[in-house]
RNA sequence: ACUGGUCUUCGAGGCGGGGUGCAACUCCCCACCGGCGGUUACAGUCCGCAAGCGGCGAAAAGCUGCACGAGCCGGCGAAAUUCCGGCACCGACGGUAUAGUCCGGAUGAGAGAAGAUGUAU
Numbered sequence: 001a002c003u004g005g006u007c008u009u010c011g012a013g014g015c016g017g018g019g020u021g022c023a024a025c026u027c028c029c030c031a032c033c034g035g036c037g038g039u040u041a042c043a044g045u046c047c048g049c050a051a052g053c054g055g056c057g058a059a060a061a062g063c064u065g066c067a068c069g070a071g072c073c074g075g076c077g078a079a080a081u082u083c084c085g086g087c088a089c090c091g092a093c094g095g096u097a098u099a100g101u102c103c104g105g106a107u108g109a110g111a112g113a114a115g116a117u118g119u120a121u
Stems, first nucleotide, its partner, number of pairs: 001121001005117006016030004031101002033091002035049004044089002052066005071087005093104003
């Protein structure tokens, strides 16, 4: 220094105002939010991954299906669907007046990040 092992910690944000209504943080108008790794340059919308519910399997591991989505135009530049300007768009499942923002599974799980330890090379 790198690889693998063990352990520890960390690991998601957002409904404020008005309208209708018996009732809406759920509808309508305005508002607000953006996980992880990668990418010649910084990404919710590019490439990939994670959370939920199933299937195969004695089980664990592993594999696998579905939910699961969304971006263009112009500018600068060697390089940007990532920056700047403009105008758009998207958001699991269960509950409830129809929910990205409330409540719930969840004091959970997890992509991964940082650190410790000791082993082999």
Model confidence (mean pLDDT): 80 of 100. The RNA shown here (FMN riboswitch aptamer (RFN element)) has 121 nucleotides. It matches the Rfam family "FMN riboswitch aptamer (RFN element)". Gene Ontology term of the family: FMN binding. It was read from a public genome assembly, where an Rfam model found it.